[in-house]
Predicted 3D model of a 112-nucleotide RNA (c-di-GMP-I riboswitch aptamer) from Litorilituus lipolyticus.
RNA sequence: ACAAAGAAAAGGCAAAACCUGUGAAAGCAGGCGACGCAAAACCACCGGCCUAAGGUGUUUAUGAAUUUUGUUUACUUAAUUUGUAAUUGACUAUGGCAGCGGAGUUACCACG
Repeated sequence: ACAAAGAAAAGGCAAAACCUGUGAAAGCAGGCGACGCAAAACCACCGGCCUAAGGUGUUUAUGAAUUUUGUUUACUUAAUUUGUAAUUGACUAUGGCAGCGGAGUUACCACG
C1' cells in the first nucleotide's frame, strides 16, 4: 500500500410519526424526530417491488353511416362500424423505490 474482516475512538447518515410544499399517484424536498445503518455515500445497468396520469380494453347513454325486419312515401326492429360523454374491475411505465438484492464508482479510523 492492497484485500478480507469490524474491536476501540472521533464522528456520519436518519426509519416511522407530525408540520409545510410538490405530484394523478407511488413518491420527492425542507423542518422536527431517531427505528436502525460499517458504506443507510453516489449510481436506475440487472433482477425485484410500488403507482396508473396517459393509453388499451369492458359496460351504459347518445349522434352519424351501412345492412336488415315490418310496412302506407315517412316511420320502425335488430346487427355492425365510428365519434362523444360517463362508469367499473383488468393490462401497461414513459413515473418511482438506492433504508430490497446484485453490479459499478468513491471513502474515515485503526486493535487483531

Its Rfam family is "c-di-GMP-I riboswitch aptamer". Rfam describes the family as follows. GEMM was predicted in a large-scale screen for bacterial structured RNA regulatory elements. The family has 155 seed sequences and 5,092 matches in Rfam 15.1. Gene Ontology term of the family: cyclic-di-GMP binding.
NCBI's taxonomy places the organism under Bacteria, Pseudomonadota, Gammaproteobacteria, Colwelliaceae, Litorilituus.